[in-house]
Context: one part of a larger RNA
RNA sequence: AAGUAGCGAUAAUGCGGGUGAAAAACCCGCACGCCGAAAGCCCAAGGUUUCCUGCGCGACGCUAAUCGGCGUGGGGUGAGUCGGCUCCUAAGGCGAGGCAGAAAUGCGUAGUCGAUGGGAAACAGGUUAAUAUUCCAGUACCUCGUACAGCUGCGAUGGGGGGACGGAGAAGGCUAGGCCAGCCGGGUGUUGGAUGUCCCGGUUCAAGCGUGUAGGGAGUGUCUUUAGGUAAAUCCGGGGACACAAUCUUGAGACGUGAUGACGAGCUCCCUUAGCGGAGCGAAGUGGUUGACGCCCAGCUUCCAGGAAAAGCCUCUAAGCUUCAGGUUGUACGAGACCGUACCCGAAACCGACACAGGUGGGCAGGGAGAGUAUCCCAAGGCGCUU
Numbered sequence: 001a002a003g004u005a006g007c008g009a010u011a012a013u014g015c016g017g018g019u020g021a022a023a024a025a026c027c028c029g030c031a032c033g034c035c036g037a038a039a040g041c042c043c044a045a046g047g048u049u050u051c052c053u054g055c056g057c058g059a060c061g062c063u064a065a066u067c068g069g070c071g072u073g074g075g076g077u078g079a080g081u082c083g084g085c086u087c088c089u090a091a092g093g094c095g096a097g098g099c100a101g102a103a104a105u106g107c108g109u110a111g112u113c114g115a116u117g118g119g120a121a122a123c124a125g126g127u128u129a130a131u132a133u134u135c136c137a138g139u140a141c142c143u144c145g146u147a148c149a150g151c152u153g154c155g156a157u158g159g160g161g162g163g164a165c166g167g168a169g170a171a172g173g174c175u176a177g178g179c180c181a182g183c184c185g186g187g188u189g190u191u192g193g194a195u196g197u198c199c200c201g202g203u204u205c206a207a208g209c210g211u212g213u214a215g216g217g218a219g220u221g222u223c224u225u226u227a228g229g230u231a232a233a234u235c236c237g238g239g240g241a242c243a244c245a246a247u248c249u250u251g252a253g254a255c256g257u258g259a260u261g262a263c264g265a266g267c268u269c270c271c272u273u274a275g276c277g278g279a280g281c282g283a284a285g286u287g288g289u290u291g292a293c294g295c296c297c298a299g300c301u302u303c304c305a306g307g308a309a310a311a312g313c314c315u316c317u318a319a320g321c322u323u324c325a326g327g328u329u330g331u332a333c334g335a336g337a338c339c340g341u342a343c344c345c346g347a348a349a350c351c352g353a354c355a356c357a358g359g360u361g362g363g364c365a366g367g368g369a370g371a372g373u374a375u376c377c378c379a380a381g382g383c384g385c386u387u
Base pairs, nucleotide, nucleotide: 013031014030015029016028017027018026032384033383034382035381040364041363042362043361046344047343050342051075052074053073054072055071056070060068061067080141081140082340083339084338087118088117092113093112094111098107099106100105122139123138125136126135142336143335144334145333146332147331148330149329150328151327152326153321154320158316159315160314161313166303167302168301169300172296173295174294177290178289179288180287181286183202184201185199186198188196205261208257209256210255215250216249217248218247219244220243221242222241223240224239225238226237228236229235263285266281267280268279269278270277304307350359351358366378367377368376369375
C1' cells in the first nucleotide's frame, strides 16, 4: 500500500425463551423464505472413525462462537439366507513341458487365476445415544452331515440336455403407486350451511405355504431300429409302428392362510427445567376408479449385421463295485466357519493444494396443471448456502 481488496452463488430472515463471561450465527419455540427427477432417500467407488456421547475453545472454521467434519476422554459396526470367500467362467494375466532367442527375455499347450456376468436359501414388526433383512419376537426357507425306515443299479474330470443370451416394434393381462367415496375418531368462531362444513388416520398385511388363473411354449406317451454324439449308453440325434386329442410344461396376478397377530388416529397414567420421553388401552381398517418405464416377458411379432463362456442342475453309460458301498424318498438330530457391515456418498467427509459456484456410476420417483423425468407451485424430507 491499507484498515484498502476480499470474507466464495442475491434461497431471507424476524421475534420470544434457554445456556453462557460474552449470543445476528449454538439449543428450543413461533412466523417467514428456499429445494422438492433435489438442495430428499438408498447403494457402488473412494475416504477411513469423519458416526454417538461427556468435557473444552489455544490452533483449525475467511467474523464471533457457548457451536463444529476442531481438541480431549469414553462408547459404537453382531448375519446359514445381504455382499465377498469356500463354486464357475469372459476379456485379459500367468504359464509345467514346448517353440524362438547369444542372453535378458518373448510367445504359448495342458493348466491356473481373473466380475463388471452365471450360481442354494428371509420376510414384515419392534428395539439403541450410535447397528440391524445381522439384535429381539413371530412366521419361514436352503445346503451339508449322521442315524433310522421304505424303495432301489450305482458309478465321471467323459457323452447329451439345460444354463443360454441380438436390435426394433406391438398388443393384452396384472401389480406397485395415485385419486375418490364409504366407514372410524376429533373439532365446528362467523353472513349462508347444522341428517352440513373442515381436519387427522385408514397401513403392514410381507416372505413362506396352499390353489393354479389371464397368458406363453411343446404334439405327448409306449414299443422298435440305428453308418451320428472320438469308447460305451437304456441318454441325445436319425428312421419306423401303435395309442391318445388332448396332454405336458411354463406362468404374473388374484384368492385362502400366515394374522384370535402386529400396526394404527387418539386416549389414560407416570416422569421431566428443557430435550429424549416411559407404561398401558386402542376405533375404523371396505368399495370404486386410474395406472406404470415394474411383473407375466429370457415371452410374442419382425429384421439382418445372426447376437459370451463355464459351473451349479437333470440325464446317460465307461473303468469299477455289485447280500457292501452307492442312489432316492421320508423322519429325527446336528452343522452352516471366515471377511465386510459405523459414517459421508450430486458431497464441508470422494477427485480437484481449500469447509473450492467444477467433476463423480447405479436405484427410488408423491400431489395440482402438463405429452413429459420440461416448467411453475407444493408433500415426505431437507435447508436459509459461517460474517
A computed fold for a 387-nucleotide part of an RNA from a Gammaproteobacteria bacterium, annotated as large-subunit ribosomal RNA, domain III. Rfam family: Bacterial large subunit ribosomal RNA. Its family is annotated with structural constituent of ribosome and ribosome in the Gene Ontology. Its mean pLDDT, the model's own confidence on a scale to 100, is 81. The organism belongs to Gammaproteobacteria, within Bacteria.